[in-house]
Context: one part of a larger RNA
RNA sequence: GCCGGCGAGUUGCUGGGCGUGGCGAGGUUAACUCCGUUGUCGGAGGGAGCCGUAGCGAAAGCGAGUCUGAAUAGGGCGUACAGUCGCGUUUAGCAGACCCGAAACCGGGUGAGCUACCCAUGGCCAGGGUGAAGCCUCGAUAAUCUCGAGGUGAAGGCCCGAACCCGUGUAUGUUACAAAAUGCUGGGAUGAGCUGUGGGUAGAGGUGAAAUGCCAAACGAACCCGGAGAUAGCUGGUUCUCCCCGAAAUGCAUUUAGGUGCAGCCUUGAAUGAUAACUUGGGGAGGUAGGGCACUGGAUGGAUAAGGGGGCGUGAGCUUACUAAAUCCAACCAAACCACGAAUGCCUCAAGGUUCUGUUCAGGAGUGAGACAGUGGGGGAUAAGCUCCAUUGUCGAGAGGGAAACAGCCCAGACCACCGACUAAGGUCCCGGAGCACAGGCUAAGUGUGCAAGGAAGUAGAAUUCCAAAAACAGCCAGGAGGUUGGCUUAGAAGCAGCCAUCCUUUGAAGAGUGCGUAACAGCUCACUGGUCGAGGAGUCCUGCGCCGACAAUGUAACGGGGCUCAAGCCUGUCACCGAAGUCGUGGCUCUCUCCGAUUUGAUCGGAGGGGGGGUAGGGGAGCGUCCUGCGUGCAGCGAAGCCGUCAUGUAAGUGGAGGUGGAGCGCGCAGGAGUGAGAAUGCCGGC
Numbered sequence: 001g002c003c004g005g006c007g008a009g010u011u012g013c014u015g016g017g018c019g020u021g022g023c024g025a026g027g028u029u030a031a032c033u034c035c036g037u038u039g040u041c042g043g044a045g046g047g048a049g050c051c052g053u054a055g056c057g058a059a060a061g062c063g064a065g066u067c068u069g070a071a072u073a074g075g076g077c078g079u080a081c082a083g084u085c086g087c088g089u090u091u092a093g094c095a096g097a098c099c100c101g102a103a104a105c106c107g108g109g110u111g112a113g114c115u116a117c118c119c120a121u122g123g124c125c126a127g128g129g130u131g132a133a134g135c136c137u138c139g140a141u142a143a144u145c146u147c148g149a150g151g152u153g154a155a156g157g158c159c160c161g162a163a164c165c166c167g168u169g170u171a172u173g174u175u176a177c178a179a180a181a182u183g184c185u186g187g188g189a190u191g192a193g194c195u196g197u198g199g200g201u202a203g204a205g206g207u208g209a210a211a212u213g214c215c216a217a218a219c220g221a222a223c224c225c226g227g228a229g230a231u232a233g234c235u236g237g238u239u240c241u242c243c244c245c246g247a248a249a250u251g252c253a254u255u256u257a258g259g260u261g262c263a264g265c266c267u268u269g270a271a272u273g274a275u276a277a278c279u280u281g282g283g284g285a286g287g288u289a290g291g292g293c294a295c296u297g298g299a300u301g302g303a304u305a306a307g308g309g310g311g312c313g314u315g316a317g318c319u320u321a322c323u324a325a326a327u328c329c330a331a332c333c334a335a336a337c338c339a340c341g342a343a344u345g346c347c348u349c350a351a352g353g354u355u356c357u358g359u360u361c362a363g364g365a366g367u368g369a370g371a372c373a374g375u376g377g378g379g380g381a382u383a384a385g386c387u388c389c390a391u392u393g394u395c396g397a398g399a400g401g402g403a404a405a406c407a408g409c410c411c412a413g414a415c416c417a418c419c420g421a422c423u424a425a426g427g428u429c430c431c432g433g434a435g436c437a438c439a440g441g442c443u444a445a446g447u448g449u450g451c452a453a454g455g456a457a458g459u460a461g462a463a464u465u466c467c468a469a470a471a472a473c474a475g476c477c478a479g480g481a482g483g484u485u486g487g488c489u490u491a492g493a494a495g496c497a498g499c500c501a502u503c504c505u506u507u508g509a510a511g512a513g514u515g516c517g518u519a520a521c522a523g524c525u526c527a528c529u530g531g532u533c534g535a536g537g538a539g540u541c542c543u544g545c546g547c548c549g550a551c552a553a554u555g556u557a558a559c560g561g562g563g564c565u566c567a568a569g570c571c572u573g574u575c576a577c578c579g580a581a582g583u584c585g586u587g588g589c590u591c592u593c594u595c596c597g598a599u600u601u602g603a604u605c606g607g608a609g610g611g612g613g614g615g616u617a618g619g620g621g622a623g624c625g626u627c628c629u630g631c632g633u634g635c636a637g638c639g640a641a642g643c644c645g646u647c648a649u650g651u652a653a654g655u656g657g658a659g660g661u662g663g664a665g666c667g668c669g670c671a672g673g674a675g676u677g678a679g680a681a682u683g684c685c686g687g688c
Base pairs, nucleotide, nucleotide: 001688002687003686004685005684006683011095012094013093014092015091016090017089018088019087020086021085022084023083026051027050028049032045033044034043035042036041055062056061065077066076067075068074098237099236101234105227106226107225108224109223110222116201117200118199119198120197121196122195123194124193125191127160128159129158130156134152135151136150137149138148139147140146164188165187166186169184170183171182172181203219205215206214207213212221240623241622242621243620244619245618250263251262252261253260254259264367265366266364267363268362269361270360271359272358278352279351280350281349282348283347284346290340291338292337296334297333298332300330301329302328303327307323308322309320310319311318312317370395371394372393373392374391375390376389377388378387379386400411401410402409415588416587417586418585420584421583422582426578427577428576429562430561431560435575437574438573439572440571441570442569448564454548455547458545459544460543461542463540464539465538466537467536475532476531477530478529479528481505482504483503486500487499488498511526515524516523589613590612591611592610593609594608595607596606597605598604624677626674627673628672629671630670631669632668633667634666635665642661643660644659646657647656648655649654
């Protein structure tokens, strides 16, 4: 890992509801006793007790009333409406209470044969090196002081290094040789040394040269058994089928935030019975969007102007290209501004509307982590697949078609069947169902098939201002002069560093000069003019589609691909077609409502008509199957159950037949009772 078996809402008591049965103003016995009898059985007795039949009051008490109260007032609770005892089912409470799961807590014991420390008594430490004190001798000396030398001597938590003890570094090992080892290397090795044996200290404890270390291979409190099925607002798991309905992820509160209570939303039953949604009409509340600036504030320009600041003055005062209240004019801004003010939405009345929708009561829930998208907002950075509200939708719990793929986008809500039809979104060149459709334009960028500010004689269209046959625009030819090198400045400044001024003349025209240039001149050129040429030209603005801006990591890779250019791109219009589980058609299943008929009341059957059948949590209904029991009725050695494959049948759980195998039990109907259904729990046991 697979297969097989086992594996989870049970039981008792006390309440509530529903269903059903008995009796009924009553209902019912409990313990216990007796009888029959041996079955955890049947019958009889037993009326104690309990519930109901009357309530109100704290009570005395009164009573269809009573309490409060001074009250014959008002008010509160009552006065009409049948209960009770079983059984079934559902739910709550108490119990382990659907099952498995802690870490822990407490009690009583077992452990120091591992290890820590201690006590008693034993054992062990090759070899080599160093050579303290003391003593002796010699020398120095006055000296048996002291100093020096030699000898002797043997000390040491001394040195090197085996045994022994340890475990530094590294490699191997890492389903190992081994639940800590092996190789090489390394530390101690006469000491606070190592070690044998016997003994001691025990868990709220011991021991500890102290690491929370060690106390029998996991010690911040050992292990075993017990309390014990501790508790687990947590995680996981929870076993057959079909039918009907179908949520929530919100509000308030919470030692509360992943839990819970109440409400909201779902379901079932009963009652009520036109109440609901929706539409139309009448009435109403309100201060949002927008708008506005009288108010509250903000903010700009101008006019006017107190005050303040600066300057002058001894002072009075004067003055001011500073600042500036108030006032006026103009144009603005505001969630916490309003002399205005919608659309929607909301409330209410009436009519229409109608199978269910509304309301009330009762039983059962689940939910109380939401997600994204559009819109209106707060927070953030007018960031986030961000966060928090509001509102609608979808997903959640929704399949199908489209968006290449893609819970939340677009279309559309799947009862079943069909080799029928029509459509939606989206599409119609090929992949790939359907138009290389038609008409008119645009685009040249493969734009389409990713992006901004900004930029540009792209291209198409519209508007507008000008020039032009008295010749425009562009090109070419020619001119582009004089006063003058204007004045100033400057080393110089001559059109052309800079400052000021920017005139006059000759002219067809020519600036006290548009750019290049020189040290300064010079030189080239422009404006402006003539000629040549001969038909359109110059500018501004708006719109459509394009261009640049445009850089990322494996490989085209930013149309799904191929590929596409009067399109297979974009815009406008038109007609077809394709396209879904939508709609229609045909047949079938089922639920429900109304009506009719039949039937034995309940209830059931048949017919006609209408409506419905996506579904998680969850509520409700109807069934299948397993084991056992009672009653009835059957099968079986002429072959039961089980097993194997096969055929048939039912909406499903399932059921039936024939055959093989097997070799002794097993069905069916009704009723009853459960250790009653397996794929999941890192489930348990077994096999492989």